[in-house]
RNA sequence: GGGGAUAUGAUGGAAUCGGUAGACGUGUCAGACUCAAAAUCUGAUGACCGAGAGGUCGUGUGGGUUCGAGUCCCACUAUCCCCA
Numbered sequence: 001g002g003g004g005a006u007a008u009g010a011u012g013g014a015a016u017c018g019g020u021a022g023a024c025g026u027g028u029c030a031g032a033c034u035c036a037a038a039a040u041c042u043g044a045u046g047a048c049c050g051a052g053a054g055g056u057c058g059u060g061u062g063g064g065u066u067c068g069a070g071u072c073c074c075a076c077u078a079u080c081c082c083c084a
Base pairs, nucleotide, nucleotide: 001083002082003081004080005079006078007077010026011025012024019067027045028044029043030042031041032040046057047056048055049054060076061075062074063073064072
């Protein structure tokens, strides 16, 4: 220099042919159970705005296509692999 793979909540990891982003786990918090704990069960768990109802944004970064993008297109960043 050329080519390829990967990037999603705190974390592992899903998401069909482009149609509710985060299913299902782990962790954390609250509750139930217990004398107390463990185990088990239930609920909650991205950010911002708002008194609330609710709204806006959020899939490595920046653009584009589309009624609609994690998914398609372009450029870039990081890590890994191959060729020279």

This is a predicted structure of an 84-nucleotide RNA (transfer RNA) from a Bacteroidales bacterium. Lineage of the source: Bacteria > Pseudomonadati > Bacteroidota > Bacteroidia > Bacteroidales. It matches the Rfam family "tRNA". It is annotated as a transfer RNA. It was read from a public genome assembly. The coordinates come from a structure-prediction model, not an experiment, and the mean pLDDT is 81.